[in-house]
């Protein structure tokens, strides 16, 4: 000089998911456990209020991840009708969920100091309790993960700060 593994760091995105103490191992910086503290986040919990219509059509929680309308798939319940008569099977008609496109509305995120205003850009997923929860003071619980970007980082006004 390349390339390949490992283990780490810099700077920054989403997110609650960060700092720091003590004991053990580890000894390259670090890291790894096991127990506290701070902080950040979430949840159950009274009066009053609210609901008084909700129960398998179960309901509930975390998140921005939801809502209408059209137009198609496929299946499931139940009901009606027709065969057909042991079965099946088809049509309709209701349910409520999944799924494809197509158009709205609403929501959330990025564009490197913080707000606003504009403009460009992306997202609208996933998990979770487990028959149970409206709000909630006092109080009791729970979580500090995971996943990515890196030559790219618009523009105006106003704050802030550093030269």
């Nucleotide at each position: 000089u390349g390339u390949g593994a490992u283990g780490g760091c810099a700077c920054g995105c989403c997110g609650a998911a960060u700092c720091u103490c003590u004991c053990c191992g580890a000894u390259g910086c670090g890291c790894g456990g096991a127990g506290g503290g701070a902080a950040c986040g979430g949840g159950g919990g009274a009066a009053c209020c609210a609901a008084u219509u909700u129960u398998u059509c179960g309901g509930g929680g975390c998140g921005a991840a939801c809502c209408c309308u059209g137009u198609g798939g496929a299946g499931g319940c139940g009901g009606u009708c027709a065969c057909a008569g042991u079965a099946u099977u088809g049509a309709c008609c209701g349910u409520g969920a999944c799924u494809g496109c197509a158009g709205g509305g609403c929501g959330g995120g990025g564009c490197a100091c913080c707000u606003c205003u504009g403009g460009c850009u992306c997202c609208g997923a996933g998990c979770c309790c487990g028959u149970c929860a409206g709000c909630u003071a006092a109080c009791c619980c729970c979580g500090u993960a995971g996943g990515c970007g890196u030559c790219a980082a618009c523009a105006g006004a106003g704050g802030c700060g550093c030269g």
c-di-AMP riboswitch aptamer (ydaO/yuaA leader) from Candidatus Fervidibacter japonicus, 163 nucleotides, folded computationally. Rfam family: c-di-AMP riboswitch aptamer (ydaO/yuaA leader). Rfam's curators write: This family represents a conserved RNA structure found upstream of the ydaO and yuaA genes in Bacillus subtilis and related genes in other bacteria. The RNAcentral record of the sequence draws on Rfam.